[in-house]
Context: one part of a larger RNA
């Protein structure tokens, strides 16, 4: 000098854009943060113009593996860069295929019972896109190449003929379902190389290293097991120990380097502590489950409930870090729509940082008064003020006023589908509605200099000097050093210098 997720002291007008528990991965009151689907299913309640509409718990489907948080652990194929084969992938997408015919249950509900509660038990009834056989079966799987094996589900809209038990069949469109297939996406795995310090850590290793055969996995593999062999790593630092999430990057520096890894983005790990699996395309799962432990809470003492390193917020720790806010308007996610969304977008707080603007402008010498100094003549504060003439940014008041909404929705036309002017999809056009922010940005008008300057320093380094007080005292100090009666170095005053809504100090980095 630069720089900071900063803190402290004094001071403080406005705006834009960013940032904001670095400490206790300490403990958490309260609210919210993941639901949704009636176009899968039966039932109950409310309402009704009897067409229907609304709500509820439950079975079922999809999603709760994303999004959000934190950095404890990890020196490791964890991460970065580059290769690779032995592998599965829900939703999406390509090309094919099937969607036939049956069955038995169960929750909800009813009845009874146990319990303080959480919850649970018994009997009975019922449905499905829930569950289970059977049929069919290749380009799928297994194979000894002879063969063997594996599936499914319907729902909604509309309707000209025909049939009808008047429910519908049937046809058609859309959404699904089954089995394959090529992709895409996001994962899993292997490998080369790089990745803090310590030798006052020199030897480490028995599933250890390799083979054969099996098991297991989506998948290669001591991943696991039986047998066999005796290997494997290491001074190019094994093992042990300390520290640490890694990277893109950030800061500094002419560079080489050094330090760091907040915000944003990619990867990893974790979710009260330790362990386990279940479900599922995907987890060994933050707001799932089981066991153990610590802690907290409820209890009728028999037994139960909980997990903010989600968003706010509380206590504690600390030098120190914000609101128990608004909205789904936009973007995105679950998701047909509605709906949900503390993701997100906004607002609030903080000079925490960066950037911009303002606190007036011109004129004005009787060089006023006052202050300070003085050789008592004067000098300086100082064009500074007053006075005169102007201007009105910002703040204030009043009025106007974009864009974020070309989205989404609906209607019409047209094209495709179709027996069809129905339905659904594509395109075009019209229409109306939807804005948290928001008293928005911005523009105009009004009034009046009106509301807006401090902080540090002045011995040298280093820009800026005199007086008074004090008298090795009180004190200053980054280094050198000042102070013991004339202190430009302490304290005050006047004056000056530097920066300026900031200025200094401290910590840590180059």
């Nucleotide at each position: 000098g630069a720089a900071c997720g900063a803190a402290c002291g004094c001071u403080g007008g406005c705006g834009g854009c960013a940032c904001g528990c670095c400490u206790a991965a300490c403990a958490c009151a309260u609210g919210c943060a993941a639901g949704u689907c009636g176009a899968g299913c039966g039932c109950c309640c409310c309402u009704u113009u009897c067409g229907g509409g609304g709500g509820g718990a439950g079975c079922g489907g999809c999603g709760g593996a994303c999004g959000g948080g934190u950095g404890a652990g990890u020196a490791a194929c964890g991460c970065g860069u580059g290769g690779g084969a032995a592998c599965a992938u829900a939703c999406c997408c390509u090309u094919u295929u099937c969607u036939a015919g049956g069955g038995g249950a169960u929750a909800a509900c009813c009845u009874g019972g146990u319990g303080a509660a959480a919850a649970c038990c018994a009997g009975g009834c019922u449905a499905a896109u829930a569950c289970c056989g059977c049929a069919u079966a290749a380009u799928c799987c297994c194979u000894a190449c002879g063969g063997g094996g594996c599936a499914a589900a319907g729902c909604a809209g509309g309707g000209g003929a025909c049939c009808u038990u008047c429910g519908g069949g049937c046809c058609u469109u859309g959404c699904g379902c089954u089995a394959a297939u090529a992709g895409a996406u996001g994962a899993g795995c292997c490998u080369a190389u790089g990745u803090c310090g310590g030798a006052u850590u020199a030897g480490c290793u028995a599933g250890u290293u390799g083979g054969u055969g099996g098991g297991g996995u989506a998948a290669a593999g001591g991943c696991c097991c039986a047998c066999c062999a005796a290997g494997g790593c290491u001074a190019c630092g094994a093992u042990c120990u300390c520290u640490a999430g890694c990277u893109g990057g950030u800061c500094u520096g002419a560079g080489a380097g050094g330090a760091c890894g907040a915000u944003c983005a990619g990867c990893c790990a974790c979710a009260c502590u330790g362990g386990g699996a279940c479900u599922g395309a995907g987890a060994c799962a933050c707001g799932g489950u089981c066991c153990a432990g610590a802690c907290u809470c409820c209890u009728a003492c028999g037994g139960g409930a909980g997990g903010c390193a989600g968003c706010a917020g509380u206590a504690g720790g600390g030098a120190a870090u914000a609101u128990u806010g608004g909205a789904c308007a936009a973007u995105g996610g679950g998701c047909a729509a509605c709906c949900c969304u503390g993701a997100u977008c906004c607002a609030g707080c903080c000079a925490u940082g960066c950037c911009g603007c303002g606190u007036g402008u011109g004129u004005g010498a009787a060089g006023a008064a006052g202050g300070c100094c003085u050789u008592a003549g004067g000098g300086u504060u100082g064009u500074a003020a007053a006075g005169c003439a102007c201007u009105u940014u910002c703040a204030g008041u009043a009025g106007g006023g974009a864009g974020g909404a070309a989205a989404a929705g609906u209607u019409a036309g047209u094209c495709g589908u179709u027996a069809a002017u129905a339905u659904c999809g594509g395109c075009u056009a019209g229409c109306c509605c939807u804005g948290a922010c928001g008293u928005u940005a911005c523009c105009u008008a009004c009034a009046g200099a009106a509301g807006a300057a401090g902080c540090a320093c002045c011995g040298g380094c280093a820009a800026a000097c005199u007086c008074c007080g004090u008298g090795c005292c009180a004190g200053c100090a980054g280094c050198c050093g000042c102070g013991g009666u004339a202190a430009u170095a302490c304290g005050g005053a006047g004056g000056g210098u530097g920066c300026g809504a900031g200025c200094g100090u401290u910590a840590a980095u180059c």
Molecule: small-subunit ribosomal RNA, 5' domain
Organism: uncultured prokaryote